[in-house]
RNA sequence: ACUUAUUCUCAGGGCGGGGCGCAAGUCCCCACCGGCGGUAUCCCAGUUUUACUGGGGAGCCCGCGAGCGCUCUUCCCGUUAGGGGAGAGGUCAGCAGAACUGGUGAAAUGCCAGUGCCGACGGUAUAGUCCGGACGAAAGAGGAUAAGG
Numbered sequence: 001a002c003u004u005a006u007u008c009u010c011a012g013g014g015c016g017g018g019g020c021g022c023a024a025g026u027c028c029c030c031a032c033c034g035g036c037g038g039u040a041u042c043c044c045a046g047u048u049u050u051a052c053u054g055g056g057g058a059g060c061c062c063g064c065g066a067g068c069g070c071u072c073u074u075c076c077c078g079u080u081a082g083g084g085g086a087g088a089g090g091u092c093a094g095c096a097g098a099a100c101u102g103g104u105g106a107a108a109u110g111c112c113a114g115u116g117c118c119g120a121c122g123g124u125a126u127a128g129u130c131c132g133g134a135c136g137a138a139a140g141a142g143g144a145u146a147a148g149g
Base pairs, nucleotide, nucleotide: 002148003147004146005145006144007143008142009141010140016030017029018028019027031129032128033119034118035064036063037062038061042056043055044054045053046052047051059117060116067095068094069092070089071088072087073086074085075084076083077082099115100114101113102112103111121132122131123130
């Protein structure tokens, strides 16, 4: 270093200005933000210097996560139809997501340039940016301990 087990820590950003209005961080104009793993023609550093090693590198390429739906269990209300609360699952992938054009090149939906687009649920004047579930959960990242060949 690797594998397995246990355990600990960490693990999301953003409304500033103007307009209309009784009222908008919700509408309109401008603004601002981008979780985790993978991929790499880019960047940085190093070396045994031309090939390797280490680090970084995509919101819209592939996959994952939280939320809602959904399914199951259970309780309550209701004559029924149906409604509501709590818990569990993570099968389904429904909400559910969004990128093109030009350039370079052997090769780019990743680089460079330009122009676009997307963003759970509940609340409230219609919300990616406010408040709430959430001092939650989690993709994963890092560490510790033990065992193994």